Notes
The RNA shown here (SAM riboswitch aptamer (S box leader)) has 153 nucleotides and comes from Embleya scabrispora DSM 41855. Rfam family: SAM riboswitch aptamer (S box leader). Rfam links the family to the GO term regulation of gene expression.
RNA sequence: AGCUCAUCCAGAGGGGCAGAGGGAACGGCCCGUUGAAGCCCCGGCAACCAUCCGAUCGUCAUUCCUCGUGACGCGCUUUCGGCGCGAGCGAGCACCGGCGGAUCGGACAGGUGCCAAGUCCGGCCCGUGGAACCCCACGGGUAAAGAUGAGGA
Numbered sequence: 001a002g003c004u005c006a007u008c009c010a011g012a013g014g015g016g017c018a019g020a021g022g023g024a025a026c027g028g029c030c031c032g033u034u035g036a037a038g039c040c041c042c043g044g045c046a047a048c049c050a051u052c053c054g055a056u057c058g059u060c061a062u063u064c065c066u067c068g069u070g071a072c073g074c075g076c077u078u079u080c081g082g083c084g085c086g087a088g089c090g091a092g093c094a095c096c097g098g099c100g101g102a103u104c105g106g107a108c109a110g111g112u113g114c115c116a117a118g119u120c121c122g123g124c125c126c127g128u129g130g131a132a133c134c135c136c137a138c139g140g141g142u143a144a145a146g147a148u149g150a151g152g153a
């Protein structure tokens, strides 16, 4: 650089050096000599990833219990026969535990990120309103591009 996924109307700035640009691109509209970009210091915001905690679900194993079956043994019964116990096996409920998966919530701030304006606005479709097919405003949907994070090769 390219691919996949998620998010993008919230939030958070001072100082020093520097000296004319900056807001990705194009158009608009803005920011900037009351100091742009860039670099440094300090501060802050947020919570994507990591870490930790809790809940629920899932799964595994053990144990207890319940139900079924039950070797062939034991016991009871007046015989055929019947009844009970019973290792093991199967199923189920529950407790505890392990696991890592998922979801949700919380803590922290290690890895990033960010600290003018919604990603500053924009394309397309639909709706509502405006003397209104083409323009403007508002609302809804959706695309492209971009930014940030995470992942994989």
Stems, first nucleotide, its partner, number of pairs: 003151006013042005021031003026122003043115003048111002051107007058099003063094001065092005073085005119145001123142008